[in-house]
Order: sequence, then C1' cells, then structure tokens
RNA sequence: CCAGAUGGCCGGAUGGCCGCUCUUUUGCUUCGGCGAAAGAGAGGAAAGUCCGGGCUCCACGGAAGCACGGUGCCGGGUAACGCCCGGCGGGGGCGACCCCAGGGAAAGUGCCACAGAAAGCAAACCGCCUGCGCUUUGCAGGUAAGGGUGACAGGGUGCGGUAAGAGCGCACCGCGUUCCUGGCAACAGGGACGGCAUGGUAAACCCCACCGGGAGCAAGAUCGAAUAGGGGCGGCUUUUGUUUCUGUUUCCGGAACGCCGCCCGGGUAGAUUGCAAGAAUGGGCCGGCAACGGCCCAUCCAGAUGAAUGGCCAUCCCCCUUUGGGGACAGAACCCGGCUUACAGGCCAUCUGGCGAA
Repeated sequence: CCAGAUGGCCGGAUGGCCGCUCUUUUGCUUCGGCGAAAGAGAGGAAAGUCCGGGCUCCACGGAAGCACGGUGCCGGGUAACGCCCGGCGGGGGCGACCCCAGGGAAAGUGCCACAGAAAGCAAACCGCCUGCGCUUUGCAGGUAAGGGUGACAGGGUGCGGUAAGAGCGCACCGCGUUCCUGGCAACAGGGACGGCAUGGUAAACCCCACCGGGAGCAAGAUCGAAUAGGGGCGGCUUUUGUUUCUGUUUCCGGAACGCCGCCCGGGUAGAUUGCAAGAAUGGGCCGGCAACGGCCCAUCCAGAUGAAUGGCCAUCCCCCUUUGGGGACAGAACCCGGCUUACAGGCCAUCUGGCGAA
C1' cells in the first nucleotide's frame, strides 16, 4: 500500500426569529380559561409482533394422566427465554474467522425418483480365469479386484497369495466390544480383543428428555350520565341436584343457586386514572476467560390521546459527476430483556493474507 475478518461509534452542528407539548412554581379570572419564570421533550432500530417476562383481570386452586404446542451437545449467566457467554463435535475458508433445526436409525413405519445387473439383505451388464467347443455362435463353472450407471454400489490404501480374484492372510486406517488416563461434562487420548454385511434420511411420521392456565392497557379501576332490572323461542334442571374453577379426564378442595343456546329491541361509548423512579442510566473498584455479579458515588432523561420538538434565515460540516447537486433507514402510545429486518455517508480499534521498504 492492496484485499479481507471481528467488534464499536456517529449519522448533522451553531446562532437568530416565530410557533408547539408536558412538569414544577406562581399571578389573574366572567371559572370557559388567560399569562409569567425555570426545566425537559422520538430510535439504534421507535419497525416486525417472532420469543421471554413485569403488571392487570378471569373466585383462587392442589395432584396425576391424556391431547396440543415449544425447546433439543455440555457447562455457566439471567427475572426468564427459543436469548447471551465459554467449551465440545461436524462443515466451509490459505487464514483471521464464519455456519449447524447438534438427543435417538439396534422400538416401529415410511422414503431414496431416473439411470443401473443390483439401492435392505442382496446382486452380475461389460470384463477376468478354467473347461468344452470353435464357419458361425457360444455353453457350463468360478469371480466381484478392473470398467460402466448413479448423490450414494456394501469398508479404504498397500503387500502377499490365487487358475483369476476376494479380509483369503498381513500392516496401517475405519468399525464393534471392553478397560485405563485427563476433564464437572459434552468429549479427547491410549491399550487389549475381534476379520468385521449391518447405507442414508427424523426442518419424514415417530420415540426419549425438559418446559408450558387463559386473555390482554382496546387489560383493569374510579366518577358521572342514560336506557327497557326489555321481549320471544328452545334445551337441561331444582341442595341425594345442576353449573363452574379458561384444552380435556379423574381424585381432592372450593364458589354460585339456576345454567346453556338463538332471535328482536334500547342505552352508553364522557372525564379521571392505569401512565412512568425503572429487573433504570453513567462512573469507579473488586470477582470472573467471558456473559455477568457485588459494593460505592452521581443523575432523573417524553407521557400525547386524531396524536406535541416544526417553519424560515445565516454560517459551518460530510460526499459527488463542482459557478451546481446530494446528505440514509425512519416517529414513542403500559414497560422491560432479546432476536430478526432496513440503513446514503463517515470514523475508531484489533486481527489475517499478499506485495514491498529499511
């Protein structure tokens, strides 16, 4: 200098004029509101609504099974998770690094098209060897080393052996059984024995382990107002019973005294609250490889309700094809921890590969 990998940050700034919303203090008021001062006022994703919770309600439930759904190597973190951290195994890459829907195929079922002789119990198309035959064309036996087909052909490489071959024998690798060592563990390494047909697929059904009540701020609470404490039909039933405890069954323990379904019709839909001090943010120290945790100090950083931070001017900044043009993705609506997706342009740190200089 070029190319790449990982992590993090910014994503406009300043001044002036006018205009918004909220909080606190305060003045006036015809009680409808009208002013003043101080302070604050959209995100790293506010998006998606994919997970997990806080919180609220469903009278609340306890135990066991079934159904349904979710997760899936080991250990740790967390309020919890399908998230994060550190490892293990597999795959990709020269490498830094990246990816994995990572338990079980010997419980069972299914599938592996076409091609090919043959794709779950086997198989012989070409070929090789032996014998018979030999114009022609073959026939019988042996074989699975070589070739073909295919994503995959029934262990691989080499040596010996054989009529030709073959774990037929041997060495190494692979595989199976078993023991030892290290590690909390996933797992790794090593020894012994055994010639050993035993493919793949579970984001196919399934089996195994663990987890899971439902609905949701349009949840709820309070105040006020108004209507019709309406009407009709059907079913079950009357404390030895019925309904119910939000998937379902049983047992236990409760609650209510009627319950369920359909049709017609009427009223409300206003105000306040929930609504922001938090599993909060920043800094320092300690522990830990890290995620993270503990202690100390400091800070308060939107709360609207048809929806608030906007408009104009000037200067500066960044980029470009430069008398001009451009400046990304994009707006809280109860809150928090994650994941995923979008993003013009710019900056920082560390690491890898290549070229080169001293």

Bacterial RNase P class A from an Alphaproteobacteria bacterium, 358 nucleotides, folded computationally. A source record names the gene rnpB. Its mean pLDDT, the model's own confidence on a scale to 100, is 75. It matches the Rfam family "Bacterial RNase P class A". Rfam classes the family as a ribozyme.